[in-house]
RNA sequence: UGGGGUGUGGUCCAAUGGCAAGACACGCGACUCUGGCUCGUGUAAUCGGGGUUCGAAUCCCUGCACCCCAGCCA
Numbered sequence: 001u002g003g004g005g006u007g008u009g010g011u012c013c014a015a016u017g018g019c020a021a022g023a024c025a026c027g028c029g030a031c032u033c034u035g036g037c038u039c040g041u042g043u044a045a046u047c048g049g050g051g052u053u054c055g056a057a058u059c060c061c062u063g064c065a066c067c068c069c070a071g072c073c074a
Base pairs, nucleotide, nucleotide: 001070002069003068004067005066006065007064010024011023012022018054026042027041028040029039030038047063048062049061050060051059
């Protein structure tokens, strides 16, 4: 530099253009002599900018970051 892929809570991972779900973790509570387990409940996310659309995590343009492959220089 070229090609391909990925980007969503603290972590992992869903969502056919129509209320952003679940698990773990964390907070609070129940249970327990205490802790753990278990149960209930709560907080918290769509990489940036622009566009299309009644409506965008999803489609389009552009940028950024990371991963894979190839190449160039040394």
Molecule: transfer RNA
Organism: Candidatus Zhuqueibacterota bacterium